[in-house]
RNA sequence: GGGGGCAUAGCUCAGUUGGCUAGAGCACUAGAUUUGCAUUCUAGGGGUCGAGGGUUCGAGUCCCUUUGCCUCCA
Repeated sequence: GGGGGCAUAGCUCAGUUGGCUAGAGCACUAGAUUUGCAUUCUAGGGGUCGAGGGUUCGAGUCCCUUUGCCUCCA
């Protein structure tokens, strides 16, 4: 220098062919339960989907540029 892959909640990840409001588990907060802790149950908070732009009525998803990481070739 070139090819490929990954980036979504604090962490690990899902999200099919572009479509209704962006989700799960764990974690966190509050309450119930307990003498207390843990477990369990209930409720809640937390995201502008790595960044910028484009296409579209509509983008996590398609296109372009770009950043970081992994990997292959040289």
Predicted 3D model of a 74-nucleotide RNA (transfer RNA) from a Spirochaetaceae bacterium. Model confidence (mean pLDDT): 81 of 100. Its Rfam family is "tRNA". The family's RNA type in Rfam is transfer RNA. Gene Ontology term of the family: triplet codon-amino acid adaptor activity.